[in-house]
Context: one part of a larger RNA
Molecule: large-subunit ribosomal RNA, domain VI
Organism: Nanobdellota archaeon
RNA sequence: UGCCUAAUGUCUGAGAGGAAGGAACAUUUAGUACGAGAGGAACGAUGGUUCGUCGCCUCUGGUGGACCGGUUAUCUGACAAGGUAGGCCGGGCAGCUACGCGACAAGGGAUAAAUGCUGAAAGCAUCUAAGCAUGAAACCCACCUCGAAAAGAGACAUUACGAACUCCGAUAGAAGAUCGGCUUGAUAGGAUCGGGGUGUACGCUCCAAGGCAACGAGGAGUUCAGCCUGCGAUUACUAACCGUUCGGAAACAUUUA
Repeated sequence: UGCCUAAUGUCUGAGAGGAAGGAACAUUUAGUACGAGAGGAACGAUGGUUCGUCGCCUCUGGUGGACCGGUUAUCUGACAAGGUAGGCCGGGCAGCUACGCGACAAGGGAUAAAUGCUGAAAGCAUCUAAGCAUGAAACCCACCUCGAAAAGAGACAUUACGAACUCCGAUAGAAGAUCGGCUUGAUAGGAUCGGGGUGUACGCUCCAAGGCAACGAGGAGUUCAGCCUGCGAUUACUAACCGUUCGGAAACAUUUA
């Protein structure tokens, strides 16, 4: 751009893609069939394992330069609090992950080689010439994904306006796009509460090896503290304000543009 009055939503499925499965093992069948014995199956059923594919983060592990704590050197005159070296070390939510977790059949159709039935040509015979039946991880379905630009351009439902930009954002993300919100509002931030991480803050009081004294590492209490929070809930406090543009406008109704 087309298809289509327009918009929104739900479908159909021509067609396209996929390998989404593969393998061995164990138990049972069964010490059965078979075999003089020695020995010794299979169809089927069940179970987990492993490789592969897809997805997920409840658990376990990793990472976690958001974060919390300890400690070293040095600087800010000292304390406190910090800067620099992610200094080193101990933890660690979310997220991302595998070493963690979940799923990944059966069946049907038409066949290949092959096996047959009936059966002539050719009084017999013959699976084939007419006809009929079985038969493989391969093929077509089944399963997953895409798919009205499938020009034979589809169907149905609802509505009568719809969409975009700007603005606030994330279940999305290189940019576009996608998805959500815009006061008739919990979309993001803040605040409060909850959950989570770290591990008991500063200050003050007491104790303390020692020391003439000044002082004093360290310990206890206040204190499951303090600090932090990409999570949840509540709450309009802040910001979604003010605006702009585009497409369509059939029918009914109306004096009607």